[in-house]
RNA sequence: CGAGUCGGUCGGGCGGCCGCGUCAGCGGCGUCCGCGCCGCUGCCGAGGAACGUCCGGACUCCACAGGGCAGGGUGGUUGUUAACGGCAACCCGGGGCGACCCGCGGGACAGUGCCACAGAAAACAGACCGCCGGCCGCAGGGCCGGUAAGGGUGAAACGGUGGGGUAAGAGCCCACCAGCGCCCCGGGUGACCGGGGCGGCUAGGUAAACCCCACCCGGAGCAAGGUCAAGAAGGACCGCCUCGCGCGGUCCGCGCAGGCGUUCGAGGGCGGCCCGCCCGAGCCUGCGGGUAGACCGCUGGAGCCUGUCGGCGACGGCAGGCCGAGAUGGAUGGCCGCCACCCCGCAGCGCGGGGUACAGAAUCCGGCGUACAGACCGACUCGUCCG
RNA sequence: GCCCUCGUAGCUCAGGGGAUAGAGCAACGGUUUCCUAAACCGUGUGUCGUAGGUUCGAUUCCUACCGGGGGCACCA
Repeated sequence: CGAGUCGGUCGGGCGGCCGCGUCAGCGGCGUCCGCGCCGCUGCCGAGGAACGUCCGGACUCCACAGGGCAGGGUGGUUGUUAACGGCAACCCGGGGCGACCCGCGGGACAGUGCCACAGAAAACAGACCGCCGGCCGCAGGGCCGGUAAGGGUGAAACGGUGGGGUAAGAGCCCACCAGCGCCCCGGGUGACCGGGGCGGCUAGGUAAACCCCACCCGGAGCAAGGUCAAGAAGGACCGCCUCGCGCGGUCCGCGCAGGCGUUCGAGGGCGGCCCGCCCGAGCCUGCGGGUAGACCGCUGGAGCCUGUCGGCGACGGCAGGCCGAGAUGGAUGGCCGCCACCCCGCAGCGCGGGGUACAGAAUCCGGCGUACAGACCGACUCGUCCG
Repeated sequence: GCCCUCGUAGCUCAGGGGAUAGAGCAACGGUUUCCUAAACCGUGUGUCGUAGGUUCGAUUCCUACCGGGGGCACCA
């Protein structure tokens, strides 16, 4: 210098003016004394993915008693964590010269199923061509038997090479190699690795097919849930009175139909089932009506930053510092100037014009996945040349 | 915001590992008719929403995206 691998950070910057939301302070006005409205000032005000809602939790409710079957999920090992299907390190397999990358990576000697077409044969194997032997025939050839070494088919054909052997062949026998099972020794927490011996000679694939094994799993979700107010069929009481079920006020309060049920137990505690235990007087469905307001939940948390210690690392411990949105038809925006970057044009190396990715909180966290203009930093590999 | 569900021909739907993916309606062509409709005969029809993976093989199984539809407040 060229080609590449991995990890991380940022995701326009500065200044000015105007505007919006939460909160705090001050002032004014109103008040049913709870607070509300207006003005000014101050603090803060989207993200790395706020997204998809794919996992896992916190939190809340379901009257938390469990057990079994069924169902769902995960799947190398050891760690990490609140938890996870995440992450880290390692193992095994595959790819790359390499840095490094990829893997839903348990079990196919527990059982069942499937393997289209082609092919003779597709799983307790199997003779289409060929080869060999026997018999028949004058002959082309036919019949019977042997043979998986050769051809052909296929995604896949029941170990490979060499030798012996044979009528031809074949783990039929032998040597080496590959693979499988068992045993022993050594290393490792473990997955597993290295070495040795023995065996029968050889075992197809598929579990993102059923299934088996190990481990995990109750449901619903902040529109959870709680408090208050309002209104709706009507009812009760009080007051007024022209006495009319007229008017006003206060309080309680949705209505109708059908089904099941109240010790002969509906329904709930688990979405299906069973056993068992507990609670238990209401529960379910349909139609209609009314209100769709306020507050809590709500944002300080498995929090962020810095330093240090332990660990290869994910991560954890300790110390110090910090507070960083809480809207509810839903704030976070607009304009101007300079700079940065990109695109276009030109009378072209400086002007003019345009643009600035993906996207955007809604209970909150930890992950994963997906989208993304660009900019920067670090570590490493390979190649060429020079020293 | 949360939850559920669907995507196959122009439309409504089948097919749930084995290849040329089917059915009805619609469309198009022909016969008949002076013309049209009806009737009869025939024809074409698709990236199986997109991409990747598992498998010898995917519309089907798995994963991730894309698009559509529906439900959920309180009086309870």

Model confidence (mean pLDDT): 80 of 100.
Predicted 3D model of RNase P RNA and transfer RNA as a complex of 463 nucleotides.
It holds a member of the Rfam family "Bacterial RNase P class A". About the family: Ribonuclease P (RNase P) is a ubiquitous endoribonuclease, found in archaea, bacteria and eukarya as well as chloroplasts and mitochondria. Its best characterised activity is the generation of mature 5'-ends of tRNAs by cleaving the 5'-leader elements of precursor-tRNAs. Cellular RNase Ps are ribonucleoproteins. RNA from bacterial RNase Ps retains its catalytic activity in the absence of the protein subunit, i.e. it is a ribozyme. Isolated eukaryotic and archaeal RNase P RNA has not been shown to retain its catalytic function, but is still essential for the catalytic activity of the holoenzyme. Although the archaeal and eukaryotic holoenzyme s have a much greater protein content than the bacterial ones, the RNA cores from all the three lineages are homologous -- helices corresponding to P1, P2, P3, P4, and P10/11 are common to all cellular RNase P RNAs. Yet, there is considerable sequence variation, particularly among the eukaryotic RNAs. Identified in Yersinia as Ysr151/RnpB.